RNA sequence: UCCACGAAAAGGCAAACCCGCCGCGAGGCGGGGGCGCAAAGCCCACGGGCCUCUCCUCUCGGGAGAGGCUGCCGGGCCGCCGAA
Numbered sequence: 001u002c003c004a005c006g007a008a009a010a011g012g013c014a015a016a017c018c019c020g021c022c023g024c025g026a027g028g029c030g031g032g033g034g035c036g037c038a039a040a041g042c043c044c045a046c047g048g049g050c051c052u053c054u055c056c057u058c059u060c061g062g063g064a065g066a067g068g069c070u071g072c073c074g075g076g077c078c079g080c081c082g083a084a
Base pairs, nucleotide, nucleotide: 012037013036017032018031019030020029021028022027035071041077042076043075046074047073048072049069050068051067052066053065054064055063056062057061
């Protein structure tokens, strides 16, 4: 000097639940609220998984289409500080 790791500091995000609104629904938005998170920032026009709706088939079962979840995982992109 570089790489890995991530203590401390300054901050950030915001689970369940409650209220209001939107949606057939999964769920989303806003307010409250904090379970937690070093990416709990972004990407579903990256792969997988789970969930919803519609249709088909139908003995069990299965198939197709359209959606949702990034705080389900992997992956990609950007990013604050840097002790041992």
The RNA shown here (c-di-GMP-I riboswitch aptamer) has 84 nucleotides and comes from an uncultured Rubrobacteraceae bacterium.
The coordinates come from a structure-prediction model, not an experiment, and the mean pLDDT is 85.
It was read from a public genome assembly, where an Rfam model found it.